[in-house]
A computed fold for a 101-nucleotide RNA from Lysinibacillus alkalisoli, annotated as SAM riboswitch aptamer (S box leader).
RNAcentral holds the sequence, with entries from Rfam.
The coordinates come from a structure-prediction model, not an experiment, and the mean pLDDT is 82.
RNA sequence: UUCUUAUCAUGAGAGAUGGAGGGACUUGGCCCGACGAAAUCUCAGCAACCAGCUAGCAGUAUGGUGCUACAUCCAAAUGGCUUAUGCCAUAAAGAUGAGAA
Numbered sequence: 001u002u003c004u005u006a007u008c009a010u011g012a013g014a015g016a017u018g019g020a021g022g023g024a025c026u027u028g029g030c031c032c033g034a035c036g037a038a039a040u041c042u043c044a045g046c047a048a049c050c051a052g053c054u055a056g057c058a059g060u061a062u063g064g065u066g067c068u069a070c071a072u073c074c075a076a077a078u079g080g081c082u083u084a085u086g087c088c089a090u091a092a093a094g095a096u097g098a099g100a101a
Base pairs, nucleotide, nucleotide: 001101002100003099004098005097006096007095008094013043014042015041016040017039021032022031023030026076027075028074029073044068045067046066048065049064050063051062052060053059072093077090078089079088080087081086
């Protein structure tokens, strides 16, 4: 990097450096940002997966990843209901873990 598979409406922040963007791509919105964005480092926290411990479910934060604004921020593809608005389901795409090549 590719494929398969599970989950994604819960949860969890501060400091230092930095100096204008960010919320995955595209479009339309909406929101965050000089009361300091992205990124990097430090410490802390959460508990999604795998491993460990545990007599099983549970639990445990010990290890490997991961995560710590807004539902994957909302919608856009298809189908159903609905006068409309809208609601529901399934996809596509994405993120994370595990396995394989």